A computed fold for a 110-nucleotide RNA from an uncultured Acidimicrobiales bacterium, annotated as Glycine riboswitch aptamer. Its Rfam family is "Glycine riboswitch aptamer". Rfam links the family to the GO term glycine biosynthetic process. Its mean pLDDT, the model's own confidence on a scale to 100, is 84. The sequence was found by an Rfam model in a public genome assembly.
RNA sequence: UCAACCGAAGUGAGAGAGCGCCGAAUUCGUUCGGCCGCCGAAGGUGCAAGGUUCGUGAGCCGCCAAGCUCCCGGGUCGAAACUCUCAGGCAAAAGGAUCGCCUCGGUGGC
Numbered sequence: 001u002c003a004a005c006c007g008a009a010g011u012g013a014g015a016g017a018g019c020g021c022c023g024a025a026u027u028c029g030u031u032c033g034g035c036c037g038c039c040g041a042a043g044g045u046g047c048a049a050g051g052u053u054c055g056u057g058a059g060c061c062g063c064c065a066a067g068c069u070c071c072c073g074g075g076u077c078g079a080a081a082c083u084c085u086c087a088g089g090c091a092a093a094a095g096g097a098u099c100g101c102c103u104c105g106g107u108g109g110c
């Protein structure tokens, strides 16, 4: 200096679903517990193709060994806005994945 990647701050946008019922407390803003019905975009869970590895078998190589390929089975790694609905949420507020702008830090390029 760039703004490629990662992270953080600020700022703008930002969906879904009961202002549910009962009880207790209350500083009257709400909080806690129970019950039923829902949402998926804080966070978290699970997995496909594929990679890797192990086991049995088959094939290639004149034979053994080694190597390679294939079938079946197991382990492990393996994505999401998919999935689960643990957590969180279901008037407003707050939060909110993600995206834009901007600044800073780290890695990196020049």
Stems, first nucleotide, its partner, number of pairs: 001109002004107005010101004018036001020035006037090003043086001044084001046082001050077006057070004